[in-house]
The RNA shown here (c-di-GMP-I riboswitch aptamer) has 85 nucleotides and comes from Planococcus salinus. Lineage of the source: Bacteria > Bacillati > Caryophanales > Caryophanaceae > Planococcus. It was read from a public genome assembly, where an Rfam model found it. Its mean pLDDT, the model's own confidence on a scale to 100, is 87.

RNA sequence: AUUUGACAAAGGCAAAAAUGCUGAAAAGUGUUGACGCAAAGCUUCAGGUCUAAGGUUUUUAAACUAAGACGGCUGGGUUGCUAAG
Numbered sequence: 001a002u003u004u005g006a007c008a009a010a011g012g013c014a015a016a017a018a019u020g021c022u023g024a025a026a027a028g029u030g031u032u033g034a035c036g037c038a039a040a041g042c043u044u045c046a047g048g049u050c051u052a053a054g055g056u057u058u059u060u061a062a063a064c065u066a067a068g069a070c071g072g073c074u075g076g077g078u079u080g081c082u083a084a085g
Stems, first nucleotide, its partner, number of pairs: 002085004012037002017032006035072001041078003045075003048070003054065004
């Protein structure tokens, strides 16, 4: 440097739920809590999914729409601990 995580070791992150705050919502974030994760570290480049404030249409109740959101949806990019080859 590279391949693979079988055996480890030191550790790391934190699902659901509860609760406070932000937000139109999706969701994010603090505290508690651990379902799990070898990148469940970071990053929207591509796909996918979610929401629809605003906008458009219209049968007045709905439909469509992302520049909003999801990295714990998949791939890509990039960085890192350790073991074995």